[in-house]
Predicted 3D model of a 96-nucleotide RNA (SAM riboswitch aptamer (S box leader)) from a Chloroflexota bacterium. The organism belongs to Chloroflexota, within Bacteria.

């Protein structure tokens, strides 16, 4: 990096440098100088893999909004939607 398989309506923030962006893409439409993104400390959460009877402990991972919410197809409704699947995606394991 591309492939496989499982999850993705629940949960869990606070300090310090630093300053203007960010929610993957696109459109909506939301957060944001009452501090964005990054780093750094400490703290949570959760159980997908190790260990272990277990509880714990490690290795990812996470801590605004369902993955923010649509994008494609389809079924009801036919004003707004509603529900299914299904693609992207984002994480963890395997295997090359």
């Nucleotide at each position: 990096u591309a492939c496989u398989c499982a999850u993705c309506c629940a949960g869990a923030g606070a300090g310090g440098c630093u300053g203007a962006g960010g929610g993957a893409c696109c459109g909506a439409c939301c957060c944001u100088u009452u501090g964005a993104a990054g780093c750094c400390u400490c703290g949570g959460c959760a159980a997908c893999c190790g260990u272990u009877c277990a509880a714990g402990c490690g290795g990812u991972g996470c801590c605004a909004a369902u993955u923010u919410c649509g994008g494609c197809a389809g079924a009801c409704a036919u004003u707004c939607g509603u529900c299914u699947g299904g693609g992207a995606g984002a994480u963890g394991a395997g295997a090359g």
The coordinates come from a structure-prediction model, not an experiment, and the mean pLDDT is 82.